This is a predicted structure of a 72-nucleotide RNA (transfer RNA) from a Patescibacteria group bacterium. Rfam family: tRNA. By type it is a transfer RNA.
RNA sequence: GGGUGCGUGGCUCAAGGGUAGAGCAUCCGUCUCCAAAACGGAAGAUUGAGGGUUCAAGUCCCUCCGUGCCCG
Numbered sequence: 001g002g003g004u005g006c007g008u009g010g011c012u013c014a015a016g017g018g019u020a021g022a023g024c025a026u027c028c029g030u031c032u033c034c035a036a037a038a039c040g041g042a043a044g045a046u047u048g049a050g051g052g053u054u055c056a057a058g059u060c061c062c063u064c065c066g067u068g069c070c071c072g
Stems, first nucleotide, its partner, number of pairs: 001071007010024004018055001026042005048064005
């Protein structure tokens, strides 16, 4: 340099045009002499950046940024 995949809460991942969800972690509560475990609940993401298409974009298109793999 060329090709290809990925980027979504603190972390690991879903959602593949129609109100962004789950597990873990965090916080609160129940239980316990206390703690852990278990159970119940809460908070937390304008989806890497900008632009375009659309009534509507995390999702489709373009450019860029970061990163993994392959080729040279």
Description: The sequence is in RNAcentral, with records from ENA.